RNAcentral holds the sequence, with entries from ENA. The RNA shown here (Bacterial RNase P class A) has 369 nucleotides and comes from a Gammaproteobacteria bacterium. The model forms 94% of the base pairs in the Rfam consensus. Taxonomically the source falls in Gammaproteobacteria (Bacteria, Pseudomonadati, Pseudomonadota). The gene name in the source record is rnpB. Rfam family: Bacterial RNase P class A. The family's RNA type in Rfam is ribozyme. Model confidence (mean pLDDT): 77 of 100.

[in-house]
RNA sequence: GGAGCCGGCCAGGCAAUCGCCCGAUCGUGAGAUCGGGAGGAAAGUCCGGGCUCCGGCGGACAGGGUGCCAGGUAACGCCUGGGGGGCGCGAGCCCACGGAAAGUGCCACAGAAAAUAUACCGCCACGGGUCUCGGCCCGCGGUAAGGGUGAAAUGGUGCGGUAAGAGCGCACCGCGCGGGUGGCAACACGCCGCGGCACGGUAAACCCCACCCGGAGCAAGACCAAAUAGGGGAGUGCUCGGGCGCCUUCGGGCGUCCGAACCGUCGUCCGCGCGGACUCCCGGGUAGGUCGCUAGAGGCCGAUGGUGACGUCGGUCCCAGAUGAAUGAUUGCCCCCGACAGAACCCGGCUUAUCGGCCGGCUCCUUUU
Numbered sequence: 001g002g003a004g005c006c007g008g009c010c011a012g013g014c015a016a017u018c019g020c021c022c023g024a025u026c027g028u029g030a031g032a033u034c035g036g037g038a039g040g041a042a043a044g045u046c047c048g049g050g051c052u053c054c055g056g057c058g059g060a061c062a063g064g065g066u067g068c069c070a071g072g073u074a075a076c077g078c079c080u081g082g083g084g085g086g087c088g089c090g091a092g093c094c095c096a097c098g099g100a101a102a103g104u105g106c107c108a109c110a111g112a113a114a115a116u117a118u119a120c121c122g123c124c125a126c127g128g129g130u131c132u133c134g135g136c137c138c139g140c141g142g143u144a145a146g147g148g149u150g151a152a153a154u155g156g157u158g159c160g161g162u163a164a165g166a167g168c169g170c171a172c173c174g175c176g177c178g179g180g181u182g183g184c185a186a187c188a189c190g191c192c193g194c195g196g197c198a199c200g201g202u203a204a205a206c207c208c209c210a211c212c213c214g215g216a217g218c219a220a221g222a223c224c225a226a227a228u229a230g231g232g233g234a235g236u237g238c239u240c241g242g243g244c245g246c247c248u249u250c251g252g253g254c255g256u257c258c259g260a261a262c263c264g265u266c267g268u269c270c271g272c273g274c275g276g277a278c279u280c281c282c283g284g285g286u287a288g289g290u291c292g293c294u295a296g297a298g299g300c301c302g303a304u305g306g307u308g309a310c311g312u313c314g315g316u317c318c319c320a321g322a323u324g325a326a327u328g329a330u331u332g333c334c335c336c337c338g339a340c341a342g343a344a345c346c347c348g349g350c351u352u353a354u355c356g357g358c359c360g361g362c363u364c365c366u367u368u369u
Stems, first nucleotide, its partner, number of pairs: 001365010012334007020037007039340001043351002046349005051217004063213005068082005083097001084095004098208002103206002105202003120147002122143003126139005155173006174197001175195005180189003221291004231282006239260009263273003298317008335338001
């Protein structure tokens, strides 16, 4: 100098003017002053937790999820460290990474055969035929070394062995089982012994094993509470005349019918209304309002334990809280001309989107000394 890997951070800046939301103080009030006012993802709503209401003795089944080991955490499917596998020269990166000798299913095309096996070509023995004596053809059997198919074909290499072959035998490698050693463990081993080898792949196919999980969500939920309509209760009012019936203690009472007055129907008239009216109280709900609603598993700094995630202690700070829903507009200057995008109960993660730029650590190549 070039190429790259990992981690952290910023997210145009400054000024003026006019506004918007919240809080505090002052003011009778209008308002004034001061302070604060989106993000690293506020997003997707994919996990986990807090909080709230409902349900619940406990357990089992169903259903869902997770899946190497250890640790961290309120918890997690997250994070850290480690193991194993894969990729990269490397710094590093990626992996749902339990079980396929419990059972079931599936494996296109090609191929004899895709899984209780099996044999197309080939190789070989035997029998027969033929013969130009090299062989060829037919039948029956052996074999899986070689060829061929496929993503995948029943361990690999070599020697022996055989008619030809084959873990058929042997050596080494691989594999399985048991033990030993190291490690908390996953696991590892140039350790020891046994077994010719134990039968393809697939479990983000059913399934098996282990572990975890009540349901609904701030429109959760709690409180205050109008008008109107409806519910319950109390009080007041519930009249006058006549006819009929019944009862009578002979005063009258009760029932019913007719008429009138009163009351309700905003006023008047008609009409209508089982006297149907008025007042007050209680309780539920609605509109509306208040709380939940932002001080929290909180930020920053320091010390300390730990490889680390993280924990403990001390100091310090207060940093949006709306509910038609604020966080904006205009102007000027500067620069490298500015991305993705905006809270709505809160928090921890994951994932996705994102113009540019800064800082730290590390790797590889080249050059110079």